Record summary: The RNA shown here (Bacterial RNase P class A) has 349 nucleotides and comes from a Chloroflexota bacterium.

RNA sequence: UGAGAUAGACGUGUGAUCGCUAUAUUUUAAUAUAGAGGAAAGUCCGAGCACCUCAUGGUCAGAAUGCCUGCUAACAGCAGGGCGGGGUGACCCGACGGAAAGUGCAACAGAAAAAAUACCGCCAUUUAUGGUAAGGUUGAAAUGGUGCGGUAAGAGCGCACCGUAUAUCUGGCGACAGAUAUAGCUUAUGUAAACCCCAUUCGGUGCAAGGUUAAAUAGGGAAACAAUACUUGACUAUGAGUAGUUUCCGGGUUGGCCGCUUGAGGGUAUUGGUGACGAUACUCCUAGAUGGAUGAUCACAAACUCAUUAUAUGGGUUACAGAACUCGGCUUAUAGUCUGUCUCACUUU
Numbered sequence: 001u002g003a004g005a006u007a008g009a010c011g012u013g014u015g016a017u018c019g020c021u022a023u024a025u026u027u028u029a030a031u032a033u034a035g036a037g038g039a040a041a042g043u044c045c046g047a048g049c050a051c052c053u054c055a056u057g058g059u060c061a062g063a064a065u066g067c068c069u070g071c072u073a074a075c076a077g078c079a080g081g082g083c084g085g086g087g088u089g090a091c092c093c094g095a096c097g098g099a100a101a102g103u104g105c106a107a108c109a110g111a112a113a114a115a116a117u118a119c120c121g122c123c124a125u126u127u128a129u130g131g132u133a134a135g136g137u138u139g140a141a142a143u144g145g146u147g148c149g150g151u152a153a154g155a156g157c158g159c160a161c162c163g164u165a166u167a168u169c170u171g172g173c174g175a176c177a178g179a180u181a182u183a184g185c186u187u188a189u190g191u192a193a194a195c196c197c198c199a200u201u202c203g204g205u206g207c208a209a210g211g212u213u214a215a216a217u218a219g220g221g222a223a224a225c226a227a228u229a230c231u232u233g234a235c236u237a238u239g240a241g242u243a244g245u246u247u248c249c250g251g252g253u254u255g256g257c258c259g260c261u262u263g264a265g266g267g268u269a270u271u272g273g274u275g276a277c278g279a280u281a282c283u284c285c286u287a288g289a290u291g292g293a294u295g296a297u298c299a300c301a302a303a304c305u306c307a308u309u310a311u312a313u314g315g316g317u318u319a320c321a322g323a324a325c326u327c328g329g330c331u332u333a334u335a336g337u338c339u340g341u342c343u344c345a346c347u348u349u
Base pairs, nucleotide, nucleotide: 001345002344003343004342005341006340007339008338009337010336012301013300014299015298016297017296018295020035021034022033023032024031025030037320041331042330044329045328046327047326048325049206050205051204052203054239055238056237057236058235059234060233062202063201064200065199066198067081068080069079070078071077082096083094084093085092086091097197098196102195103194104191105190106189119136120135121132122131123130124129144162145161146160147159148158149157163185164183165182166181167180168179169178170177171176210258211257212256213255220249221248222247223246224245225244228243229242230241231240265284266283267282268281269280270279271278272277302318303317304316305315306314307313308312
């Protein structure tokens, strides 16, 4: 200097005039304060909260998760590790339990695709055939791999190394890693984001929840049940509780208020931890609308860009995008600017 990796920040600023909403004061129209995000989006997860009139036990269904250890209110989130894969590297990705418990699938090609096979080839030869799985063909995948010996030709047939299985030891909380010994090894295709098996977890519905109040209508109609009905996703047993219960048809109301913003809250400092995060102290209150506020105009500045000029002038542009009960995540969109750390290549000192 260039090309990358990773973690972040901002995403316009200032002033003036006018306008809108909420709260407080209060002389009831004036003053003061505040007023849409890093994703408010998606509605994909998890919860707080509210309601469904409950609890204990059993049997099932359904759904979700899936290496280990931690964080968190919780999670399919986050952090740190293990193993596997990609990359020269910094780093990145993983839907990561089990394939001899069972079932299924692997088109086409190939001789043969799992309790599978002998097409070409090689050897022998009594010319009828027998042996073979080393070499070749096909394929994503073909009796574990490489080498040496041996053989009629070959093959773990034997040996060495690797691998696999079993046992023991060492390190680690653990997933795992390493070492030693034995065994030619009941040999070892893949697929579970196929069914399935195993382990763990899980009531349902959702602010259009729910509470309260005003007004209006048809204090409507029909059927079933009588110790009956209802109360957790279903069934069942026991107990507890409530009262008539359940189903269908039809009519009126679509109004006001609450819920509605003090929170698993924000900021600063210290401290523990590799980290996610935790603890302590101090400090702050930062929208609550409801056909739905949070804006408009002007001027200057900032950044980017274009033209001309030669250091100044002029023009243009400024992303993605708007709270609706609240919070923690994930995913997606984003003009442009800035910062830290690390890797590789080249050059110079």

The source organism's lineage runs through Bacteria, Bacillati and Chloroflexota.